[in-house]
RNA sequence: GGCGCCAUCGUCUAGCGGUUAGGACGGCGGGUUUUCAGCCCGUUAGCCGGAGUUCGAGUCUCCGUGGCGCUA
Numbered sequence: 001g002g003c004g005c006c007a008u009c010g011u012c013u014a015g016c017g018g019u020u021a022g023g024a025c026g027g028c029g030g031g032u033u034u035u036c037a038g039c040c041c042g043u044u045a046g047c048c049g050g051a052g053u054u055c056g057a058g059u060c061u062c063c064g065u066g067g068c069g070c071u072a
Base pairs, nucleotide, nucleotide: 001071002070003069004068005067006066007065010025011024012023013022018055026044027043028042029041030040031039032038048064049063050062051061052060
């Protein structure tokens, strides 16, 4: 250099065009307990950037950025 794959809460992860963007761990608050842990309830926080297609894009297309792999 060429080709391919990936990018979603702090972390891991689901979401094959119309979801309130879901779950687990974590954080915070509360309940239970003499305390802690555990358990239970509530809550917090996210679609890598820019264009395009569409009535509608996390999802499809293009460009960019970053990461990984293969190849020269």
Molecule: transfer RNA
Organism: Chthonomonadales bacterium